[in-house]
């Protein structure tokens, strides 16, 4: 030292968390993906702490130590978010806080309050002025079917005379134009205009009575007492981000370890 054959062992590993406790299964991390069956309402087991089967099998694979170190558990700390307290810190609040004090304005040439009356504001009339429409009124105005008077000229009649009627001229109806006054009726973004009522919250305004206030979109860089949770502060919590520590610890490097039997 080779070569058959077997054994112990391996047949992903870790972390959290479940669990008395191991171990799996599910959650996560971990060249890439690493036999099968069984399990969260959990499964299997007890300290030799998955079971069962298949495979491997003495070493690149199994066992130990030590280095790195993904990740992940605890812990403290900074930030950030969240809720809660805090008016004893900052700020807000004098139009949206109160009383004080200041300022500015009015006031004894009479504030405040409180009685009287007027306006302004509604309804209803009246009167006046406008404006329509009707009247009155004036002027035209019928070829014939309107009226008067009707030359000529027609008719009747023997005559006296009498009818009818055109044109002409006068009026008139229907209609048109005009109309300063007048009279009637109606209309209303018309009035320094009269009366009645009605309202009188506010607002001008007069007059009595008071007799010192009144009134500021003036000042919380004036004070005191209140209110406000926006900032701060203080508590707690976080499934958020960063920074320390701890503790396990994948992959991966390094060193060391470990067997039976037969042949040759």
């Nucleotide at each position: 030292c080779c070569g058959c054959g077997c054994u112990a062992g391996g047949u992903g590993g870790g972390g959290a968390g479940c669990u008395a406790g191991c171990g799996g299964u599910g959650c996560c991390c971990u060249u890439g993906a690493g036999c099968c069956g069984c399990a969260a309402u959990c499964c299997g087991c007890u300290a030799u702490a998955g079971c069962g089967g298949g495979c491997u099998g003495a070493a690149u694979c199994c066992c130990c130590g030590c280095c790195c170190g993904a990740g992940g558990u605890c812990c403290c700390u900074c930030c950030g978010c969240a809720a809660c307290g805090u008016g004893u810190c900052u700020g807000c609040c004098c139009u949206c806080g109160a009383c004080g004090c200041u300022c500015g304005g009015u006031a004894u040439u009479g504030a405040a309050c409180g009685c009287c009356g007027g306006g302004c504001c509604u309804c209803g009339u009246g009167c006046g002025a406008c404006g329509a429409a009707g009247g009155c009124c004036u002027u035209c105005c019928a070829a014939c079917c309107c009226c008067g008077u009707c030359a000529g000229g027609u008719c009747c009649g023997a005559g006296a005379g009498g009818a009818a009627g055109c044109a002409g001229c006068g009026g008139u109806a229907c209609g048109a134009a005009g109309c300063c006054c007048c009279c009637u009726u109606c209309g209303g973004g018309c009035g320094c205009c009269g009366c009645g009522a009605g309202u009188c919250c506010a607002c001008c305004u007069g007059g009595c009575c008071g007799g010192a206030g009144c009134c500021g979109c003036g000042g919380c860089c004036c004070g005191u007492c209140g209110g406000u949770a926006a900032g701060g502060c203080g508590u707690u919590g976080u499934u958020g981000g960063g920074g320390g520590g701890u503790u396990c610890g994948a992959c991966g490097g390094c060193g060391g370890g470990u067997g039976c039997g037969c042949g040759g």